[in-house]
Molecule: Bacterial RNase P class A
Organism: Caldifarciminota bacterium JGI_Cruoil_03_51_56
RNA sequence: GAGGCGGGUCGGACGGUCGCUGCGGCGCUCGCGUCGCCGAGGAAAGUCCGGGCACCAAAGGGCAAGGCACUCGCUAACAGCGAGGCUGCAAGCUGGAAACAGCCUGCGGACGGAAAGUGCCACAGAAACUACACCGCUUGCGCUCUGCGCAAGUAAGGGUGAAAAAGUGCGGUAAGAGCGCACUGACCCGAAUGGUGACAUUCGGGUCGGACAAACCCUGCCCGGUGCAAGACCAACAUGAGAACAGGACCGGCCCGGUCCGCGAUGAUUCUCGGGUAGGUCGCUUGAGGCACGCGGGUAACUGCGUGUCCAGAUAAAUGACCGUCACGCGCCCCGGCGCGCACAGAACCCGGCUUACAGACCCGCCUCCGCU
Numbered sequence: 001g002a003g004g005c006g007g008g009u010c011g012g013a014c015g016g017u018c019g020c021u022g023c024g025g026c027g028c029u030c031g032c033g034u035c036g037c038c039g040a041g042g043a044a045a046g047u048c049c050g051g052g053c054a055c056c057a058a059a060g061g062g063c064a065a066g067g068c069a070c071u072c073g074c075u076a077a078c079a080g081c082g083a084g085g086c087u088g089c090a091a092g093c094u095g096g097a098a099a100c101a102g103c104c105u106g107c108g109g110a111c112g113g114a115a116a117g118u119g120c121c122a123c124a125g126a127a128a129c130u131a132c133a134c135c136g137c138u139u140g141c142g143c144u145c146u147g148c149g150c151a152a153g154u155a156a157g158g159g160u161g162a163a164a165a166a167g168u169g170c171g172g173u174a175a176g177a178g179c180g181c182a183c184u185g186a187c188c189c190g191a192a193u194g195g196u197g198a199c200a201u202u203c204g205g206g207u208c209g210g211a212c213a214a215a216c217c218c219u220g221c222c223c224g225g226u227g228c229a230a231g232a233c234c235a236a237c238a239u240g241a242g243a244a245c246a247g248g249a250c251c252g253g254c255c256c257g258g259u260c261c262g263c264g265a266u267g268a269u270u271c272u273c274g275g276g277u278a279g280g281u282c283g284c285u286u287g288a289g290g291c292a293c294g295c296g297g298g299u300a301a302c303u304g305c306g307u308g309u310c311c312a313g314a315u316a317a318a319u320g321a322c323c324g325u326c327a328c329g330c331g332c333c334c335c336g337g338c339g340c341g342c343a344c345a346g347a348a349c350c351c352g353g354c355u356u357a358c359a360g361a362c363c364c365g366c367c368u369c370c371g372c373u
Stems, first nucleotide, its partner, number of pairs: 001369010012326007020039001022037007041344001045355002048353005053227004066222004070084005085111001086109005092103004112218002117216002119212001121210001134158002136154008166184006185208010231282004239274006245267001247261005289311001290309008328341006
C1' cells in the first nucleotide's frame, strides 16, 4: 500500500424567498389575520420478541397448546445485552524427531438429555445398528492343481463414506480378534480441592455404548385473551319509550254564566328519558423518559447522585419547494471552469431489543498478500 473478517461513529453545511401541522401572544367582522416558538430516523421499516397502558376474562390446582434451554450477572421484561465456561476454525509462540500438546489472539457455536423409548440415516459402500465378509488372510474339501471353485473362520490390512465398533505395543492364534496384559484415550459413577456457578484439576471404581432431539419424545422453567380501530365522554339527522296539549276577546268590580273567534291528535307541536350513527373531544405525548455536562459504583452490560433543557403530535394526515454559496463523488476539457449526481427511507399510543435496507466518509481489533528499510 492492497484485500478480507468483526465492531463502532456519522450520514451534507450556511444564507435567502415562499409555504404547512401544532402551541403561545395580540387583534377583530369569531374563524380568520398577524407575531413568536417547536417540527422525523438510525433505521421512523418488518411487526419478529419483551414490557408499559387500556378493556375483557379469571377461586385454587392440574392437563393440553405454545415458547425458552451452558453458567453468572444486567434489566420493568426479553428469544436482548455483558462477562465467563466448554467447544470448532485460523494464524502465531513454546515444547517435541514427529504425531501432537500447551499458551495467546481473532472469528463462530438454538451449547439440557442419544446409557428411557420410537423413528430416521441421501450418495457411495459387502455392511449404517439384533451391524457388516467386496478384496484380502487362514483352514477344510473338490478339481482339468504356478491356480480355480465351494464351505467355514476372520474386523489385523485394503477399499467406500460425513461417520465402519477405541489407539500403540507385547502375548496369543490355523489366521485373527479387548481374547489377555501394559500404557494411553473417551465416557459414566463416586470422592477431594479450587470456583457464586458453568466447569477445571487430582484420585478411585466401572465401561468401550455410531450419528441425528432445527424428528417424535423426556427433563426443567415461563406463559389468560385482544390491541389506541384499546378505551372514555359529548352528540346533528333519523329512530324507540313516556308525558303534555287550550285558550283569547267582549259583557262584568269579581265568581258563576253568556256571545264570538281559535284549537281539537289523520300533529312539519312542545317537553323528558334511553340506546346511539355521522361528526367532535379526550386517550396523545411528561415518560421504567431522552439529550448534554459533571461526580461516583461496577471488568462490562448497567446503574446512583447533581445541574441544565421540555425535546414532533398530524387524522387523509404538516415536517416542504425554489434559489445562491461551499463541501463530497463522477465525467469533460482550454487546468479552473462546466455538466451531472448526492444513499436507504419517512413518525401515527409509548418504550426496550432483534432483523432487514443503506451512496459515501472516518475510527478501532485481527488476518493475508506485495513493496521498502